This is a predicted structure of a 359-nucleotide RNA (Bacterial RNase P class A) from an uncultured Granulosicoccaceae bacterium.
It was read from a public genome assembly, where an Rfam model found it.
Its Rfam family is "Bacterial RNase P class A". Gene Ontology terms of the family: ribonuclease P activity, tRNA processing and dimeric ribonuclease P complex.
Its mean pLDDT, the model's own confidence on a scale to 100, is 76.
RNA sequence: GGAGUUAGCCAGGCAGUCGCUGUCGAUUUUAUCGAUAGAGGAAAGUCCGGGCUCCACAGGGCAGAGUGCCAGGUAACGCCUGGGGGGUGUGAACCCACGGAAAGUGCAGCAGAGAGCAGACCGCCUACGUUGUUGUGAAAUUUCGCAGCAACCGGUAAGGGUGAAAGGGUGCGGUAAGAGCGCACCGCGCUGGUGGUAACAUUCAGCGGCAAGGUAAACCCCACUCGGAGCAAGAUCAAAUAGGGAAGCAAUGUCGUGGCCCACGAUGCUUCCGGGUAGAUCGCUAGAGAUACGUGGUGACGCGUAUUCGAGAUGAAUGGCUGUCCAUGACAGAACCCGGCUUAUGGCUGGCUCCCCAC
Numbered sequence: 001g002g003a004g005u006u007a008g009c010c011a012g013g014c015a016g017u018c019g020c021u022g023u024c025g026a027u028u029u030u031a032u033c034g035a036u037a038g039a040g041g042a043a044a045g046u047c048c049g050g051g052c053u054c055c056a057c058a059g060g061g062c063a064g065a066g067u068g069c070c071a072g073g074u075a076a077c078g079c080c081u082g083g084g085g086g087g088u089g090u091g092a093a094c095c096c097a098c099g100g101a102a103a104g105u106g107c108a109g110c111a112g113a114g115a116g117c118a119g120a121c122c123g124c125c126u127a128c129g130u131u132g133u134u135g136u137g138a139a140a141u142u143u144c145g146c147a148g149c150a151a152c153c154g155g156u157a158a159g160g161g162u163g164a165a166a167g168g169g170u171g172c173g174g175u176a177a178g179a180g181c182g183c184a185c186c187g188c189g190c191u192g193g194u195g196g197u198a199a200c201a202u203u204c205a206g207c208g209g210c211a212a213g214g215u216a217a218a219c220c221c222c223a224c225u226c227g228g229a230g231c232a233a234g235a236u237c238a239a240a241u242a243g244g245g246a247a248g249c250a251a252u253g254u255c256g257u258g259g260c261c262c263a264c265g266a267u268g269c270u271u272c273c274g275g276g277u278a279g280a281u282c283g284c285u286a287g288a289g290a291u292a293c294g295u296g297g298u299g300a301c302g303c304g305u306a307u308u309c310g311a312g313a314u315g316a317a318u319g320g321c322u323g324u325c326c327a328u329g330a331c332a333g334a335a336c337c338c339g340g341c342u343u344a345u346g347g348c349u350g351g352c353u354c355c356c357c358a359c
Stems, first nucleotide, its partner, number of pairs: 001355010012325007020038008040331001044342002047340005052230004064226005069083005084098001085096004099221002104219002106215002121160002123156003129152011168186006187210001188208005193202003234282004244273006253267005289308008326329001
């Protein structure tokens, strides 16, 4: 100097001017003036988790959904921290739904002889068996034995070939040729010991020739978690309307049931209760809050003290213009709140790694 990796920070500044929303104060009160505060790191996606509210709910189970190495953090999480295992990269570093395939079921294109308790295409071998044949020996002209050759029946998973994958690897022995068939070493599995809270590790001891292919974001099995809806939740006040209840008043009337009386029901007006629409208010922002210091912890984070209040709208404010400076300003706008994740995006700084050059 270049390339990369990781952690953190900022999010145009200042001045003037015209507006908008909240709060406080003052005035004339229904408006005006003054003071003061006024978006983000993601306010976004609405993907997880919780607070809060209403509904449901004795307890348990089924179904369904989700999560899935271990320990810790947290209000909680599918988040975070630390650790274990596996993988990628020269490295800093990064990535992993990372329980179970010796419970069962299913699935697997092409190629290939064979793809699941496998397989003989080429190659290798004819020890054993059958047949033919050549030579030879013996008995003796047909048998028996020995040696060789060919075919068949076969053997063989060493070698070739196919494939993502062919049922451990190397070597020696062994064999007709071969093969964990035997042995040594390596690998693998199991049991125990040891270390570790655990996952797990093990240059420890013993046992087993080695069985067990892949796939569970396929069904499934195992363990754990989960009631539903959401601030247009929901609550309060309350014009109006429908239906309802109580009291009083009036005629003791009218109508219905009934042959008639009694009885029962319906029907008028006023007041109150109740109801709950429009509308208004609350919910609404003082909170798992922020800042600083101390302190415990490797860390996530916890604890203590002090200080502080930093948007709250409801057609919905947070903006426009001018000047000036610089690096010429990206992505983007709260709507109940908070913790995460993911995605979008301009710039700055530190640590670390690799490469090149110079001294």